[in-house]
RNA sequence: AUUAAUAAAGGCAAACUUUUUGAAAGAGAAGGACGCAAAGCCAAGGGUCUAAGGUUUUACGGGGGCAUACCCAUAAACUAUGAUAGCCUGGUUACUAAUC
Numbered sequence: 001a002u003u004a005a006u007a008a009a010g011g012c013a014a015a016c017u018u019u020u021u022g023a024a025a026g027a028g029a030a031g032g033a034c035g036c037a038a039a040g041c042c043a044a045g046g047g048u049c050u051a052a053g054g055u056u057u058u059a060c061g062g063g064g065g066c067a068u069a070c071c072c073a074u075a076a077a078c079u080a081u082g083a084u085a086g087c088c089u090g091g092u093u094a095c096u097a098a099u100c
Stems, first nucleotide, its partner, number of pairs: 001099004011036002016031006034086001040092003044089003047084003053079005061072003
């Protein structure tokens, strides 16, 4: 420097359970192992998940009013600034082994 077939020393820990946290997706801790050669770290690009907030529309209803406007409430759609590095690409650091 390249590679991750085999071996060893070890490492991490999905689902699920308990608990904490969050609007949710999800995250932390403990238990637990499906798997992982970067399943270490980084949300830059793509994908996926969520939609509190925002935007648009809004049945029935309520407020208001002469009425429209307007307001509340309800529902739907869209939306990341949220999440995912154990979806992929990219960046970055590193153990061991093998080969050069």
Source information
A computed fold for a 100-nucleotide RNA from Aquibacillus albus, annotated as c-di-GMP-I-GGC riboswitch aptamer. Model confidence (mean pLDDT): 81 of 100. Rfam family: c-di-GMP-I-GGC riboswitch aptamer. Its family is annotated with cyclic-di-GMP binding in the Gene Ontology.